RNA sequence: UACCCGAAAGGGCAAACCCAUCGCGAGGUGGGGACGCAAAGCCGAGGAUCCCAAGGGGACGGCCCGGCCGCCGAA
Numbered sequence: 001u002a003c004c005c006g007a008a009a010g011g012g013c014a015a016a017c018c019c020a021u022c023g024c025g026a027g028g029u030g031g032g033g034a035c036g037c038a039a040a041g042c043c044g045a046g047g048a049u050c051c052c053a054a055g056g057g058g059a060c061g062g063c064c065c066g067g068c069c070g071c072c073g074a075a
Base pairs, nucleotide, nucleotide: 005073006072012037013036017032018031019030020029021028022027035062041068042067043066044065046064047063049059050058051057052056
């Protein structure tokens, strides 16, 4: 010094499940709750998966992937 790496400390996010609410649904949002996460931060539906009033629409970023940005500093 660090875009690689992931010990420690401080801080952050929040799966399942429950409640409320919206949606035909997949699911979304808010609250509770923590299985986990070093990008589980932001943006993007190309692939996978899922839904439907199905040949066209839609959902999902905590499955893979692309772009942007970023805290700390042991080995």